This is a predicted structure of a 528-nucleotide part of an RNA (small-subunit ribosomal RNA, 5' domain) from an uncultured prokaryote. The coordinates come from a structure-prediction model, not an experiment, and the mean pLDDT is 87.

Context: one part of a larger RNA
RNA sequence: GAUUGAACGCUGGCGGCAGGCUUAACACAUGCAAGUCGAGCGGAAACGAAGAUAGCUUGCUAUCAGGCGUCGAGCGGCGGACGGGUGAGUAACGCGUAGGAAUCUACCUAGUAGUGGGGGAUAGCCCAGAGAAAUUUGGAUUAAUACCGCAUACGCCCUACGGGGGAAAGGAGGGGAUCUUAGGAGCUCUUGCUAUUGGAUGAGCCUAUGUCGGAUUAGUUAGUUGGUGAGGUAAUGGCUUACCAAGACUACAAUCCGUAGCUGGUUUGAGAGGAUGAUCAGCCACACUGGGACUGAGACACGGCCCAGACUCCUACGGGAGGCAGCAGUAGGGAAUAUUGCACAAUGGACGAAAGUCUGAUGCAGCCAUGCCGCGUGUGUGAAGAAGGCCUUCGGGUUGUAAAGCACUUUCAGCGAGGAGGAAAGGUCAGUAAGUAAUAUUUGCUGGCUGUGACGUUACUCGCAGAAGAAGCACCGGCUAAUUUAGUGCCAGCAGCCGCGGUAAUACUAAAGGUGCAAGCGUUAAUC
Numbered sequence: 001g002a003u004u005g006a007a008c009g010c011u012g013g014c015g016g017c018a019g020g021c022u023u024a025a026c027a028c029a030u031g032c033a034a035g036u037c038g039a040g041c042g043g044a045a046a047c048g049a050a051g052a053u054a055g056c057u058u059g060c061u062a063u064c065a066g067g068c069g070u071c072g073a074g075c076g077g078c079g080g081a082c083g084g085g086u087g088a089g090u091a092a093c094g095c096g097u098a099g100g101a102a103u104c105u106a107c108c109u110a111g112u113a114g115u116g117g118g119g120g121a122u123a124g125c126c127c128a129g130a131g132a133a134a135u136u137u138g139g140a141u142u143a144a145u146a147c148c149g150c151a152u153a154c155g156c157c158c159u160a161c162g163g164g165g166g167a168a169a170g171g172a173g174g175g176g177a178u179c180u181u182a183g184g185a186g187c188u189c190u191u192g193c194u195a196u197u198g199g200a201u202g203a204g205c206c207u208a209u210g211u212c213g214g215a216u217u218a219g220u221u222a223g224u225u226g227g228u229g230a231g232g233u234a235a236u237g238g239c240u241u242a243c244c245a246a247g248a249c250u251a252c253a254a255u256c257c258g259u260a261g262c263u264g265g266u267u268u269g270a271g272a273g274g275a276u277g278a279u280c281a282g283c284c285a286c287a288c289u290g291g292g293a294c295u296g297a298g299a300c301a302c303g304g305c306c307c308a309g310a311c312u313c314c315u316a317c318g319g320g321a322g323g324c325a326g327c328a329g330u331a332g333g334g335a336a337u338a339u340u341g342c343a344c345a346a347u348g349g350a351c352g353a354a355a356g357u358c359u360g361a362u363g364c365a366g367c368c369a370u371g372c373c374g375c376g377u378g379u380g381u382g383a384a385g386a387a388g389g390c391c392u393u394c395g396g397g398u399u400g401u402a403a404a405g406c407a408c409u410u411u412c413a414g415c416g417a418g419g420a421g422g423a424a425a426g427g428u429c430a431g432u433a434a435g436u437a438a439u440a441u442u443u444g445c446u447g448g449c450u451g452u453g454a455c456g457u458u459a460c461u462c463g464c465a466g467a468a469g470a471a472g473c474a475c476c477g478g479c480u481a482a483u484u485u486a487g488u489g490c491c492a493g494c495a496g497c498c499g500c501g502g503u504a505a506u507a508c509u510a511a512a513g514g515u516g517c518a519a520g521c522g523u524u525a526a527u528c
Stems, first nucleotide, its partner, number of pairs: 001528004006524005013375006019368002021333001027330002030328003035078003040075002043071002047069002051064006085286003094211007103203002108199008116150001118148002126139005156165003170191002173188002178185002212258003219249003224246008261283004265276004288309005311322004339365001341364003347361001348359004378408004388399004412469001414464005422455001426450009472517005477498003483512005493500002
């Protein structure tokens, strides 16, 4: 000199853009953070609308009747493996770079072949119990895109040329003939489902190489190193196991100990290099501590399950409940770090045919000079060089064109008015094209109308009034830009280094003046 996720002292006008528990991976009150689908299913607890019937209080009560808009609880599907947080552990295939072969991949996409015919349950509901609660037992009954057989098998799998094995589910809409038990069948459109082959995406695995300090750590290792058989996995492999062999690593640093998430980057530096890994992005690991598996395409799963432990809470003492390193917030720790805010309007995600619902992701707002950047705190004129202050050789000098005065301007803040863009969608109607038996329905495209904003008193523009509301901090012995007086008297004090102070201190304290930066200025800490 540059830099910082900074802190402290004094001071503080506005805006834009960023950033904001570095410490206790300490403990957490409260609220919210993952749901959705009635176009899979049986249904109807709540709400609403329109009918019909009865009663009367004449506009409310009951019933009809799930029949309809919807929908609590339940079965079922998809999603809760993403998104969000943290850096405890980890010195190793964890990360970075470059390669590889023995794999899987829901949703998406392109193709091929199917979607036939049956069955038995079970939740809910109802009945009867147990319990303080959490919860739970028995009986009867019921549905499905839930579950299980049968049939079929181009392609698929096993075997190896004989053969063997394995699947499915329906739903929504439409309307002309034909059949009809008047429900539908059949036809069509759309969406699902099954098997399989590619693609895309994502994930698992292997190899080479790089990746902090310590030798006052020199030897380490028995599933250890390799082989064979078997098992296991989506897959290779001591991954596991039985047997056999005795190997494997190491001074090019094994093993052990300490420390640490890694990287793109950030910072400094002319560079080489050093330091660092906040925010943002990629990967990894973790989710009260330790262990385990289940489900699933995917987890050994932050807001899932089981066991053990510590801690907290409820209890009728029999037994139960919990996990903020999600967003806010609380206590504690600390030099130190924010609101128990608004909205799904946009972007993205989950579900859904869609409308839509959910979304503390996200978009915004609030707080903080924490940083960077921009703007302002007036402009011109004005010598009687006013008054006052300070100094003085008492003549004057200086503060100083500074002020006052005069003439102007009005950024920003304030008040008032106008006012974009972020909005694309969605809905409805019409036209047109595809498909179809069809001018239904459906889907695509085009157009008209309608219509969605948290921010928001938005940005921006115009008007109004008046210099009006807006300057401090550090320093002045040398390094280092800037000096005098008074007080003090080795005292009180200063100090980054040299050093100042013991009666004229340019070094302490104050004042006047000056210098440097400026909504900041200094100090401390840290890195180069």
Notes: RNAcentral holds the full RNA, with entries from ENA.